Small-subunit ribosomal RNA, central domain from bacterium N2yML4, 350 nucleotides, folded computationally.
The full RNA is in RNAcentral, with records from Greengenes.
Rfam family: Bacterial small subunit ribosomal RNA.

[in-house]
Context: one part of a larger RNA
RNA sequence: CUGGGCGUAAAGGGCGCGUAGGCGGCCUGUUAAGUGAGAAGUGAAAGCCCACGGCUUAACCGUGGAACUGCUUCUCAUACUGGCAGGCUAGAGAAUAGGAGAGGAAAGUGGAAUAUCCGGUGUAGCGGUGAAAUGCGUAGAGAUCGGAUGGAACACCAGUGGCGAAGGCGACUUUCUGGACUAUUUCUGACGCUGAUGCGCGAAAGUGUGGGUAGCAAACAGGAUUAGAUACCCUGGUAGUCCACACCCUAAACGAUGAUUACUUUGUGCAGCGGGUGUCGACCCCUGCUGUGCAGGAGCUAACGCAUUAAGUAAUCCGCCUGGGGAGUACGGUCGCAAGGCUGAAACUC
Repeated sequence: CUGGGCGUAAAGGGCGCGUAGGCGGCCUGUUAAGUGAGAAGUGAAAGCCCACGGCUUAACCGUGGAACUGCUUCUCAUACUGGCAGGCUAGAGAAUAGGAGAGGAAAGUGGAAUAUCCGGUGUAGCGGUGAAAUGCGUAGAGAUCGGAUGGAACACCAGUGGCGAAGGCGACUUUCUGGACUAUUUCUGACGCUGAUGCGCGAAAGUGUGGGUAGCAAACAGGAUUAGAUACCCUGGUAGUCCACACCCUAAACGAUGAUUACUUUGUGCAGCGGGUGUCGACCCCUGCUGUGCAGGAGCUAACGCAUUAAGUAAUCCGCCUGGGGAGUACGGUCGCAAGGCUGAAACUC
């Protein structure tokens, strides 16, 4: 270099943007770099291979041939690939008109509930458990009524519903802002796909500085349980959870399934937009595109299962795997305030 693979056996990068590179629609002309054909030169000798010959044979040696699959130059061919020039509209993008959405950021507002405080009523319990106790309460608790304060989260709607690249997003209003979809088929004219390095985003926990703290709650304290109980249960409770700014960069970051494109029997539901028919209308029926589910056929699969949202049939590009343990460890490098992250072995052993 080659091979076989990556849903669950080892293996899809957490996700995007995008550089180099790789790959790339239809038509015409041109070129002749790749490609194909022919010729010439070269491809030392020895060796290998073939034939014949010389040592009595063989090894060995000699002569001739073949081969040296390559390189260079010239001539020719022009289907395909490439270069150049021109054109096209089916890919891609733009324009116009629409409706949908927990997409993102900021500001403001609201009600329910918990808690605390103040006041009223009122009296001996409350709380908690398997049972209890710690705890709270005659300095008036718990209960109940009224008022106030403060923080966090937004019941019902709510749906294998929606949106987002992923992480993720759920009260309401306003402002700013991204993307997708549908319809017209008006414009540009291949402007495309993928993407090493790079850049950005990235749950929770954790870190720094400053604020905030109702509830919950690592650590911690006490009460129980138990042979013990550094737990499970109970009473408390600090970091944290919340906000701003700055870090961290990991997850069963999962569809355990990379992205893009094309093709391939069916049935049925949901969501968004459109067309047709019927209707006064709500709406129903038929139908197009997009998204999201279920069932199942061919095919695939070790099986389970997947099955137009493929794990089917093909193509392009990237990432990754190559027996278990040692080990995601050591060493080195690099990033980080730290915790640690990324990269990532070997001896030995089975």